[in-house]
RNA sequence: GAAACAUCCAGAAAGGUGGAGGGAAUAGACCCUUUGAAGCCUUGGCAACCGAUCAUCUCGACACGGUGCCAAAUUCUACUCCUCAGGGAGAAAGAUGCGUA
Repeated sequence: GAAACAUCCAGAAAGGUGGAGGGAAUAGACCCUUUGAAGCCUUGGCAACCGAUCAUCUCGACACGGUGCCAAAUUCUACUCCUCAGGGAGAAAGAUGCGUA
C1' cells in the first nucleotide's frame, strides 16, 4: 500500500494553545461555532478490527500491544428499484480495520 473482505441508526470528556471556521467531494438544505471553529499538546474515556494471553467445539473472555473514535445515522438529500407516495430496500462515494498486487 490499487484491489478484495468486514463494519458504519450504539458508545465516549475535560484542560491548555490557537483565533475563524467546521460538519469528506459537487449541489441543495440544515446544524455547530467569539458562551471560542479547525489544527496542535496533555490527561481521561468509548469500542473491540488486528496481534498477544486465557478459554473453547464453542463462536467467548480480556483490554496488555497496534490502530480507530469521543455533536447530530456516514447530519440529511441528490443514483436505482418498490411504494399504501408516509416511506422502504439497495447501490455509488466516503470513513475505519485488515491487506494482496
A computed fold for a 101-nucleotide RNA from a Balneolales bacterium, annotated as SAM riboswitch aptamer (S box leader).
Model confidence (mean pLDDT): 86 of 100.
Lineage of the source: Bacteria > Pseudomonadati > Balneolota > Balneolia > Balneolales.